[in-house]
Molecule: glmS glucosamine-6-phosphate activated ribozyme aptamer
Organism: Dehalococcoidia bacterium
RNA sequence: UGGACCAACGAAGCGCCUGACCCGCGAAUGCGGGUGACGAGGUGGGGGCAGAAUCGAACCUUCGGCGGGUGGCCCCCCGGCCGGCACGGUCGACAGGGCAUCUGAAAAACGGGCACGGCAACGGCCCGACAAAGCAGGAGCCCACGUGCGAG
Numbered sequence: 001u002g003g004a005c006c007a008a009c010g011a012a013g014c015g016c017c018u019g020a021c022c023c024g025c026g027a028a029u030g031c032g033g034g035u036g037a038c039g040a041g042g043u044g045g046g047g048g049c050a051g052a053a054u055c056g057a058a059c060c061u062u063c064g065g066c067g068g069g070u071g072g073c074c075c076c077c078c079g080g081c082c083g084g085c086a087c088g089g090u091c092g093a094c095a096g097g098g099c100a101u102c103u104g105a106a107a108a109a110c111g112g113g114c115a116c117g118g119c120a121a122c123g124g125c126c127c128g129a130c131a132a133a134g135c136a137g138g139a140g141c142c143c144a145c146g147u148g149c150g151a152g
Base pairs, nucleotide, nucleotide: 014067015066016065017064019063020035021034022033023032024031025030038056039055040054044077045076046075047074048073049072078092079091080090081089082088084149085148086147087146096143097142098141099140101138102137103136104135111127112126113125114124116123117122
């Protein structure tokens, strides 16, 4: 230095980096380093398929690529509801679908600051403001609310 094995830690705007851009050294067609998604929201259990998975913020490289993922569909199981049971349907612990409306405290980065780390690009820490939604709550309209058996 490389490989194998074991253990621990570590994730969902999450992980990684060979394109690109930036920094340093060098004067090589190179080496090393940096950037590469800002929060809100989202998971019944297991498996499979596909794969561009909601909302807004930003001086928009938050570009591009690979992988993954709380989203989608299917199967099994569990659970809620459709007055008891079974089936069926439809959903997922605020547990039937659709429409549109009102309200919603606390967002983070950007910004500012630093006597912190680094030669630097950058990283870190502190302060402060401002969102939207398939998120939360209220009210309204439309559709569905089944089949069989049994009991009262």